[in-house]
RNA sequence: GCCUCUGUAGCUCAGCGGUAGAGCGCCACCUUGGUAAGGUGGAGGUCGCGAGUUCAAUCCUCGCCAGAGGCU
Numbered sequence: 001g002c003c004u005c006u007g008u009a010g011c012u013c014a015g016c017g018g019u020a021g022a023g024c025g026c027c028a029c030c031u032u033g034g035u036a037a038g039g040u041g042g043a044g045g046u047c048g049c050g051a052g053u054u055c056a057a058u059c060c061u062c063g064c065c066a067g068a069g070g071c072u
Stems, first nucleotide, its partner, number of pairs: 001071007010024004018055001026042005048064005
């Protein structure tokens, strides 16, 4: 230098164009003599950045950034 893949909640990851979810974690409450476990509820997201296509983009296209792998 070229090619491929990845980027979504604090962490690990789902989400095949139609208002973004799970597990773990966090907070409150219930339960207990107290803790743990268990139960109920809640908070937490400019979907890496910018542009384009579309009535509508996390999803499709282009550029850039970061990471991983490969080729030279």